Bacterial RNase P class A, 328 nucleotides, folded computationally. The sequence was found by an Rfam model in a public genome assembly. Rfam family: Bacterial RNase P class A. It is annotated as a ribozyme. Model confidence (mean pLDDT): 77 of 100.

[in-house]
RNA sequence: CGAGCAGGCCGGAUGGCUGCGUCCCUUUGGGAUGAGGAAAGUCCGGGCUCCAUAGGGCAGGGUGCCGGCUAACGGCCGGCGAAGGCGACUUCAGGGAAAGUGCAACAGAGAGAUACCGCAGCUUCGGCUGUAAGGGUGAAAAGGCGAGGCAAGAGCUCACCCGCAGAGAUGGCAACACCUCCGCGCUGUAAACCCCACCCGGUGCAAGAUUGAGGGGAUCAUCGGCGGCCCGUCGCUUCCCCGCUAAUCGCUUGAGCCUGCCGGUAACGGCAGGUCGAGAUAGAUGGCCAUCCACGACAGAACCCGGCUUACAGGCCUGACUCGCUCU
Repeated sequence: CGAGCAGGCCGGAUGGCUGCGUCCCUUUGGGAUGAGGAAAGUCCGGGCUCCAUAGGGCAGGGUGCCGGCUAACGGCCGGCGAAGGCGACUUCAGGGAAAGUGCAACAGAGAGAUACCGCAGCUUCGGCUGUAAGGGUGAAAAGGCGAGGCAAGAGCUCACCCGCAGAGAUGGCAACACCUCCGCGCUGUAAACCCCACCCGGUGCAAGAUUGAGGGGAUCAUCGGCGGCCCGUCGCUUCCCCGCUAAUCGCUUGAGCCUGCCGGUAACGGCAGGUCGAGAUAGAUGGCCAUCCACGACAGAACCCGGCUUACAGGCCUGACUCGCUCU
């Protein structure tokens, strides 16, 4: 210098005029403040709310290597294994196929057991039997290779290698790695049924609470109206239920944010200091002008928070990260 890898940040700036929401004040007005990194999709998890709930089980749903973090998670961090890349590094729903069942298109004789060609033996010359070495089909066909063996062959036997299961030693908290011994040679598929382990009650702020106009039911001992009296009925009283598109609360100070130090590889945690940054309910956050530049993308809060996913013009930063070339 070029090509990459990993991580992070910004998301037009300044000023003026004028609107709108919220709050405050000394109220013909003045002041403060007013969208995002995703406010989005509503896919997970939690707070909060009301309902339900002894305990346990079935059904249903979800998760799925190991360790850690967290309020929790299907999230994050660090490892392990596998796959890809020269490499930095990236990706993976990554338990069980040696419990059972199902499925495996096309091709192929045969897809989990098979004889099409071939090879060998027999033959009544039609074929039958043996054979998985070789050929052919396929994503996948009885582990590879050599020797022995055989009628021809074959893990049929043996040596070596590969894979799997079991036992043991070492290292590691563990997943696992590596070594030894022994046995076996078993197709793949569980985001197919299924098995195993663990987790899960429902409802969502139009939740829900209070108040009220109003409506309904019961009560009606006593009292009042209708009535001559009883029954009855209406009112009053007391209790219960409903209660909209009404008002107030819920509502924004919270697992908050910023800075520093400490612990930890990290996620994260602890301590100290500082700080308050929208809260509407037909729903505000807009418009115009001036100057400048790199000429401005995706997009708009509605109970709150932690994640994931998706969209995004353009720009910036970091790395004792990688590879290649060149120069000293």